RNA sequence: CCGUGCUAGGCGGGGCGGUAGCGGUGCCCUGUACCUGCAACCCGCUCCAGCAGGGCUGAAUUCCUCCCCGAGGCUCAGGUCGGUCGAAAGGGAACGAUCCACCGGGCGUUGAAGGUCGGAUCCCAUGCGAUGGGUCGCCGGUGAACCGGGUCAGGGCCGGAAGGCAGCAGCCCUAAGCCGGAAAGCCCAGGCGCCGUGGGGCCAUCUGGCCGGAGCCACGGAGACCGCCACCCGCGGUUGACCUGAUUCGACGGGAGGUGCACGG
Numbered sequence: 001c002c003g004u005g006c007u008a009g010g011c012g013g014g015g016c017g018g019u020a021g022c023g024g025u026g027c028c029c030u031g032u033a034c035c036u037g038c039a040a041c042c043c044g045c046u047c048c049a050g051c052a053g054g055g056c057u058g059a060a061u062u063c064c065u066c067c068c069c070g071a072g073g074c075u076c077a078g079g080u081c082g083g084u085c086g087a088a089a090g091g092g093a094a095c096g097a098u099c100c101a102c103c104g105g106g107c108g109u110u111g112a113a114g115g116u117c118g119g120a121u122c123c124c125a126u127g128c129g130a131u132g133g134g135u136c137g138c139c140g141g142u143g144a145a146c147c148g149g150g151u152c153a154g155g156g157c158c159g160g161a162a163g164g165c166a167g168c169a170g171c172c173c174u175a176a177g178c179c180g181g182a183a184a185g186c187c188c189a190g191g192c193g194c195c196g197u198g199g200g201g202c203c204a205u206c207u208g209g210c211c212g213g214a215g216c217c218a219c220g221g222a223g224a225c226c227g228c229c230a231c232c233c234g235c236g237g238u239u240g241a242c243c244u245g246a247u248u249c250g251a252c253g254g255g256a257g258g259u260g261c262a263c264g265g
Stems, first nucleotide, its partner, number of pairs: 001265006009057003012030005020046005034054005063258006072249002075246012090233003095227002098224002102221003105217003114211008122200006128193002131189004136185001138181005148173004156165003
């Protein structure tokens, strides 16, 4: 150096979670890396590896150590966007009150603001009208066994007579009362009146005359200030997605080095 047969080793690794700690089962990354059974109120261990059983490969492209790269994950910090809850009232929007003639608009020399003298709107009283009521008055009807009237048949009383007297029924009339009517009258009333008179009031509004001689009106915009509200921004809590940086672990991949025994030639 070659060959044969073995042995160690290998037949995946890693992050998170979980644990006193570790391996596995779970989730995720990597990417292809034997088989069967078991495991979350879990299985096993106290050291390097799941436990139990079976199989393949085997000293090197495949095993071991170190370095580089770095998927991805943990932790921390910062940021962007979104959801949700809350407080407050700083800015904006909306709304309301007051103000302001800067812009627009309207009114104004066919006379603004203002002043003055009246009138109206308001109150009281009253006239008239209308309306309603009436036990006043008017008209019609009815209305008294006797105790209202007239006339009083019959009958009665007085008288010698002439004559006189009272008087029921009937008829006529009437009182109080009752019923009805209603044009006017009289009295009363008031949620009546484009009606009138007298007085009061005159804050405000409207209006007429006169004086006056250029302003007046917040309708829209702008502005000031106050209030109101909680839509937007902003603030705080919480939650989700994503990005950046730092720390740490680190698969895949790349590089360097290392690796046993026996027999034969």